[in-house]
RNA sequence: AGGGUUGGUCACGUGGCCGCUGGAGCUUUUUGCUCCAGAGGAAAGUCCGGGCUCCAGAGGGCAGGGCGCCGGGUAACGCCCGGAGGGGGUAACCCCUGGAAAGUGCCACAGAAAACAUACCGCCUCAGCCAUGUGGCUGGGGUAAGGGUGAAAAGGUGGGGUAAGAGCCCACCGCCUCCUUUCGCAAGAAAGGAGGGCACGGCAAACCCCGCCUGGAGCAAGGCCAUGUAGGGGAUAGGGUGGUCCCGCCCUAAGGUCCCGGGUAGGCCGCUUGAGCAGCCAGGUAACUGGUUGCCCAGAUGAAUGGCCACGGCUCCCAAUAAAAAGGGGGAACAGAACCCGGCUUAUGACCAGCCCUCCCU
RNA sequence: CGGGACGUAGCGCAGUUUGGUAGCGCACCUGAAUGGGGUUCAGGGGGCCGGAGGUUCAAAUCCUCUCGUCCCGACCA
Numbered sequence: 001a002g003g004g005u006u007g008g009u010c011a012c013g014u015g016g017c018c019g020c021u022g023g024a025g026c027u028u029u030u031u032g033c034u035c036c037a038g039a040g041g042a043a044a045g046u047c048c049g050g051g052c053u054c055c056a057g058a059g060g061g062c063a064g065g066g067c068g069c070c071g072g073g074u075a076a077c078g079c080c081c082g083g084a085g086g087g088g089g090u091a092a093c094c095c096c097u098g099g100a101a102a103g104u105g106c107c108a109c110a111g112a113a114a115a116c117a118u119a120c121c122g123c124c125u126c127a128g129c130c131a132u133g134u135g136g137c138u139g140g141g142g143u144a145a146g147g148g149u150g151a152a153a154a155g156g157u158g159g160g161g162u163a164a165g166a167g168c169c170c171a172c173c174g175c176c177u178c179c180u181u182u183c184g185c186a187a188g189a190a191a192g193g194a195g196g197g198c199a200c201g202g203c204a205a206a207c208c209c210c211g212c213c214u215g216g217a218g219c220a221a222g223g224c225c226a227u228g229u230a231g232g233g234g235a236u237a238g239g240g241u242g243g244u245c246c247c248g249c250c251c252u253a254a255g256g257u258c259c260c261g262g263g264u265a266g267g268c269c270g271c272u273u274g275a276g277c278a279g280c281c282a283g284g285u286a287a288c289u290g291g292u293u294g295c296c297c298a299g300a301u302g303a304a305u306g307g308c309c310a311c312g313g314c315u316c317c318c319a320a321u322a323a324a325a326a327g328g329g330g331g332a333a334c335a336g337a338a339c340c341c342g343g344c345u346u347a348u349g350a351c352c353a354g355c356c357c358u359c360c361c362u
Numbered sequence: 363c364g365g366g367a368c369g370u371a372g373c374g375c376a377g378u379u380u381g382g383u384a385g386c387g388c389a390c391c392u393g394a395a396u397g398g399g400g401u402u403c404a405g406g407g408g409g410c411c412g413g414a415g416g417u418u419c420a421a422a423u424c425c426u427c428u429c430g431u432c433c434c435g436a437c438c439a
Stems, first nucleotide, its partner, number of pairs: 001358010012312007020038007040334001044345002047343005052218004057247001059246004064214005069083005084097005098209002103207002105203003120147002122143009155173006174198001175196009222269004232260005238251004262438003276295008314331005363435007372388004382419001390406006412428005
């Protein structure tokens, strides 16, 4: 210098003018004036998890759904942190994760055979016939070493062995099972020993098995007030408890559920002080937790948070220069709260730092 | 704001459950019958299944993310 990889920070600032929303104060019932505050890291997708509210109770079984190495964090999680095993990459680093020797199922096409293996070519052998060149044809048997098919063909190398071969036998390497010791909370790791010629192909983001979790709905939840009318009509005796069964419970004629018809298109609460933010100290490898001090930081409802100007900063280009400075011109993304939080994912501009690789110079 | 469904040829739809050669109707093209057209008959072309990634030997189909379209949901009595 170039490339890669991981992590973090910010999201232009200040002032003026004109507006918008909320709160407080003053004046006053027409409202006006002053002061203060006013989008995000993703407010997004609604993919997970919780709080909150209601469902007559959120109790047990079955079904359904979700998650899945181990340990920890947390209100909780499919998230985060640390570790284990496997895989990719030269490396920094990244990715994956229960069980396929419990059962069922699938593995198209090709291929002889696709899972209790299999004989197409080849190799060897036997019988018959032909040939007489030690071969050809037909039929039977042996054989997984070689060829060929496929995504995948049932350990590898070497030697022995054999009619030809083969873990058929042996040595080494690999694999599987069991035991012991040490280390570790654990997943596991290391070492040693014994056994097995190898039985055990892949798929569980197929059914399933094992373990754990899980009632439903969502702020248009839900509560109060006001306006208005046809406070109307019909269905349902047992109904309901938003998968189903049981138990329990709730309501039963001025009541419940559903349908048709009618009316309103208003206000208030929920609503923003919360698993809150910032600083310091302490514990912990870390995620995170505890203590203490300080702070209050949007609440709109056709839905506010905007527009213009000036100055300054950042960055890019042009010109200048040995290099700068002074000059001129341009640029600033993705996007916008709607009950509130913790995550993940996706969109997106710039800057900074650590680490790795290659090349050059000293 | 909340909840749900769908996306396959120019158009309307199957196929997704249980992964294995992408199909049907209309439309389009060619030929025949006709003097010509319509109509009928025969034959043919056209898709990478909204996009990206993953699981698998193999994905329209299974899983994840994303884009687009459509539907439903106010209160009173």
Predicted 3D model of RNase P RNA and transfer RNA as a complex of 439 nucleotides. Rfam match: Bacterial RNase P class A. By type it is a ribozyme.